[in-house]
RNA sequence: GCACCUGUAGCUCAGCGGCUAGAGCGGGCGCUCGAUAGGCGCCGGGUCGGAGGUCCGAGUCCUCCCGGGUGCACCA
Numbered sequence: 001g002c003a004c005c006u007g008u009a010g011c012u013c014a015g016c017g018g019c020u021a022g023a024g025c026g027g028g029c030g031c032u033c034g035a036u037a038g039g040c041g042c043c044g045g046g047u048c049g050g051a052g053g054u055c056c057g058a059g060u061c062c063u064c065c066c067g068g069g070u071g072c073a074c075c076a
Stems, first nucleotide, its partner, number of pairs: 001072007010025004018056001027043006049065005
């Protein structure tokens, strides 16, 4: 340099173009227990990487840019 994959909550990840974007873990609060661990319940937490476009409607489709990964090429 080229191609492909990927970016969604603190972490790991789901999410057929159609209601207010979810789960597990972690965090907070409560219940249970003599107490702890464990278990159960509840709560909080998101510019869906950025910009633009298509559409009645975009996390999802298209274009460009940025970050990460893989393969190939280059390495005089």
Overview: Predicted 3D model of a 76-nucleotide RNA (transfer RNA) from a Deltaproteobacteria bacterium. Model confidence (mean pLDDT): 80 of 100. It matches the Rfam family "tRNA". Rfam describes the family as follows. Transfer RNA (tRNA) molecules are approximately 80 nucleotides in length. Gene Ontology term of the family: triplet codon-amino acid adaptor activity.